Record summary: Predicted 3D model of an 81-nucleotide RNA (c-di-GMP-I riboswitch aptamer) from a soil metagenome. It matches the Rfam family "c-di-GMP-I riboswitch aptamer". Gene Ontology term of the family: cyclic-di-GMP binding. Its mean pLDDT, the model's own confidence on a scale to 100, is 89.
RNA sequence: GCAAACCCGGUGAAAGCCGGGGACGCAAAGCCAGGAGGCUACAGCGUGCGUAAACCGCACGCCAUGCCCGUCCGGUUACCG
Numbered sequence: 001g002c003a004a005a006c007c008c009g010g011u012g013a014a015a016g017c018c019g020g021g022g023a024c025g026c027a028a029a030g031c032c033a034g035g036a037g038g039c040u041a042c043a044g045c046g047u048g049c050g051u052a053a054a055c056c057g058c059a060c061g062c063c064a065u066g067c068c069c070g071u072c073c074g075g076u077u078a079c080c081g
Base pairs, nucleotide, nucleotide: 001026002025006021007020008019009018010017011016024070030076031075032074034073035072036071037068038067039066044062045061046060047059048058049057050056
């Protein structure tokens, strides 16, 4: 110097992010989504059911272009000594 959890307000479908309070910690816990890993699933797709059918609804699954730099690697900048 930064600011975890938690609390309040805002924002988002969510993950999360922003602001205020607050400090668990951090010698890059500054910045960057390039690599890996993780998180969420609005919409979309699939399956089942409501039902004989369409629409619609519900449940489950898949799914990142969304998110995490305080998960790691990498890049980049940097204070005192």